The part of an RNA shown here (large-subunit ribosomal RNA, domain II) has 710 nucleotides and comes from a Candidatus Woesearchaeota archaeon. The source organism's lineage runs through Archaea, Nanobdellati and Candidatus Woesearchaeota. The full RNA is in RNAcentral, with records from ENA.

[in-house]
Context: one part of a larger RNA
RNA sequence: GCCAGGGAGUUUAUGUUAGUGGCAAGGAUAAUCCGCAAAGGAGCAUCCAUAGGGAAACCGAUUUCCCGCAGUUCACGAGGGGAAUGGUAUGAAAGUGCCAUGAGUCACUAGCAUAAGAUCCGAAACCGCUCGAUCUAGCCGUGGGUAAGGUGAAAUGAGGGUAAAACUUCAUGGAGGCCUGCAGAGGUGCUACGGGCAAGUGCUCUUCUAACUUGCGGCUAGGGGUGAAAAGCCAAUCGAGAGCGGCGAUAGCUGGUUCCUGCCGAAGUAGGCCGCAGUCUAGUGAUGGAGGAGACAGGACAAGAGGUAGAGAUACGGAUUUGGGAUUUAGGCAUCGAAAGGUGUCGGUUCCUUGUCCAACUCCGAAUAUUUGUCCGUCGUAGAAUCCAUUAAACGCGGGCCCUGGGGUAAACUUGGGUCCGGAAAUGGGAACAACCAAGACCAGAGUUAAGGUCCCUAAAUGUUCUUUAAGUGUCAAACUACAAGAGCGUUUACAACCAGAGACAGCGAGGAGGUUGGCUCAGAAGCAGCCAUCCUUUAAAAAGUGCGUAACAGCUUACUUGUCAAGGUUGUAGGUCUCUAAAAUGGACGGGGCUAAAUGAACUACCGAUACUUUGGAUCAUCGCAAGAUGAAUGGUAGGCAGGCGUGCUGUUAGGGCGAAAGCCAGUCCGGGAGGAUUGGUGAACCUUUCAGUAUUGAGGAUCCUGGC
Numbered sequence: 001g002c003c004a005g006g007g008a009g010u011u012u013a014u015g016u017u018a019g020u021g022g023c024a025a026g027g028a029u030a031a032u033c034c035g036c037a038a039a040g041g042a043g044c045a046u047c048c049a050u051a052g053g054g055a056a057a058c059c060g061a062u063u064u065c066c067c068g069c070a071g072u073u074c075a076c077g078a079g080g081g082g083a084a085u086g087g088u089a090u091g092a093a094a095g096u097g098c099c100a101u102g103a104g105u106c107a108c109u110a111g112c113a114u115a116a117g118a119u120c121c122g123a124a125a126c127c128g129c130u131c132g133a134u135c136u137a138g139c140c141g142u143g144g145g146u147a148a149g150g151u152g153a154a155a156u157g158a159g160g161g162u163a164a165a166a167c168u169u170c171a172u173g174g175a176g177g178c179c180u181g182c183a184g185a186g187g188u189g190c191u192a193c194g195g196g197c198a199a200g201u202g203c204u205c206u207u208c209u210a211a212c213u214u215g216c217g218g219c220u221a222g223g224g225g226u227g228a229a230a231a232g233c234c235a236a237u238c239g240a241g242a243g244c245g246g247c248g249a250u251a252g253c254u255g256g257u258u259c260c261u262g263c264c265g266a267a268g269u270a271g272g273c274c275g276c277a278g279u280c281u282a283g284u285g286a287u288g289g290a291g292g293a294g295a296c297a298g299g300a301c302a303a304g305a306g307g308u309a310g311a312g313a314u315a316c317g318g319a320u321u322u323g324g325g326a327u328u329u330a331g332g333c334a335u336c337g338a339a340a341g342g343u344g345u346c347g348g349u350u351c352c353u354u355g356u357c358c359a360a361c362u363c364c365g366a367a368u369a370u371u372u373g374u375c376c377g378u379c380g381u382a383g384a385a386u387c388c389a390u391u392a393a394a395c396g397c398g399g400g401c402c403c404u405g406g407g408g409u410a411a412a413c414u415u416g417g418g419u420c421c422g423g424a425a426a427u428g429g430g431a432a433c434a435a436c437c438a439a440g441a442c443c444a445g446a447g448u449u450a451a452g453g454u455c456c457c458u459a460a461a462u463g464u465u466c467u468u469u470a471a472g473u474g475u476c477a478a479a480c481u482a483c484a485a486g487a488g489c490g491u492u493u494a495c496a497a498c499c500a501g502a503g504a505c506a507g508c509g510a511g512g513a514g515g516u517u518g519g520c521u522c523a524g525a526a527g528c529a530g531c532c533a534u535c536c537u538u539u540a541a542a543a544a545g546u547g548c549g550u551a552a553c554a555g556c557u558u559a560c561u562u563g564u565c566a567a568g569g570u571u572g573u574a575g576g577u578c579u580c581u582a583a584a585a586u587g588g589a590c591g592g593g594g595c596u597a598a599a600u601g602a603a604c605u606a607c608c609g610a611u612a613c614u615u616u617g618g619a620u621c622a623u624c625g626c627a628a629g630a631u632g633a634a635u636g637g638u639a640g641g642c643a644g645g646c647g648u649g650c651u652g653u654u655a656g657g658g659c660g661a662a663a664g665c666c667a668g669u670c671c672g673g674g675a676g677g678a679u680u681g682g683u684g685a686a687c688c689u690u691u692c693a694g695u696a697u698u699g700a701g702g703a704u705c706c707u708g709g710c
Stems, first nucleotide, its partner, number of pairs: 001710006011116013026048003032042003052059002063084005071076002085100006119256002122253001126246006137220009146210001148180003151176001155172006184207003189203002192201002222238001224234003259645006269282005285391006294379003298376007310364001311362002317358003323352005331346006397422007405415003427438003442618007452608003455593003461605001463604004468599001474595002486580003490577010507564005513537003518532003543558001547556002619635002621632004646699001648696005655689003664683008
């Protein structure tokens, strides 16, 4: 891992709600007793109800009127609604609170709550009593062990040496928590093994006469021991051992929780809580009932309420830019004057002017949204609004769009309001893709469309008309896929102005002169370093000179004029499209192939395309109906609620089967909407089932589930 078997809302008590039944102003007994005894009978207690109010003393209640649903005799009218009235407490009173026009009680069944282990499994822990020092720590008692080699302390002897010593040399000697290194003890590095040789081994390494090592016997025990101290060790267990018990500790946490179908169908919000992984109340779901006529998502009109967006700034508060005037009004600086005083400037105040702002500014001021009324519309006696009872889940939310809300550089960010989706929604499109587009799936068949598409992959146009693009731009509805300022004699459209057969624009041919080298300046300045002026003449035209050039001239050139040529040209504004700007890490993405349309703009006609729509048949539900049947804008669905069924064991009951082959097992066929049922064949060899009830250790794929097998 697979298979088989086991495996989770139970039981009792009390309360409450619903259903069914008994009796009913009453209902029921408990212990116990009797009893041929789970029957039945007794049981004068007691419990609930029959009256309430009041702390208590104590006092002590329902009659009348109106409306009115069902129904019918149209006026009655159970229940229902309203108004009076009554009881009691309080109060001086007014008044206020509770109660009153009579239904309960017992049993059974089911839902829920509470107490208990309370749906099942799961802690780490806490406490008690015992068992452990054969492992290991320390200590005590008594024993054992340490190959071989090296070094050569003290001391001693002899020689030298001294007055004697000291000292020194050579021997002898054999010290040491000395050295090398077996056994022994240890565990440094490596990382081979790592389903092993081993719940640490191997290789390497440390130590090896000592604070060494070791056998046996003994002592210390769990908040205790022991510890050359690591919270180490105390039997493969230690920041408090192990076994058993309290114990099914507790777990607001994780996981699991077993057959089918039908109807409805949520919430992730508000408030409280040592509350934030929880829970309670409200809201939202479900079921049942009461009620008896109006209700309301939408639209139009009318009338309101309001201070947001925007805007504004001699309309306030606050912030703030420029220029000018006046005034000395606290004043500072500079300056003139012998002084009085004057002048300038900065500052203050004030006036005019100019340019800007504000969530906590407003002289103003929308749109949406909102309130009320009327009308329309929609829903409603096939029962609306409203109310009551019982009961669940949930109280981690997420995305799109709008407010171009608030915060933030921004975010698949955060925090609000509205709405639609996802959550709990399948299907078609978007290459793929919870929430984007289409569209809300009862089942089966056929057709038509939506979004989106129609060259091939791939269903359907290599469709039609007119543009644009040459960049593979593009081939991506939007979101998203990043692309900006800027630049382009790329190309295209529209418009405007001007020039043009009296010849434009471009090219080519010719001219481009004189006074004069203008004056000044300057070494020089002659169109062309600089300053000033910028006239006149001849002309078709020609500057007191556009650029190059020279030391200065010269020279080249331009403006300007003309000849030639022959038809449009020059400039600007506003669009379309394209190019450059343009950089990311494995090679690479229009979904791909590929495409010059199969790209792009405008328009048109076909077709394809979904669980949508239409249609045919069928199922279920709801309503109506005696029925047949009809109608329905009914039938997606998580948590969850309600309802109806299938199957299993046992018991009662009823009816049966079986050695002429039961159950079980393995296959096939048929029936049912499903849980499931029936039957045939094989196997098997002794029991099994139907009806109607009752009862429950009643349904398995999950729980790192348990046991076994493989």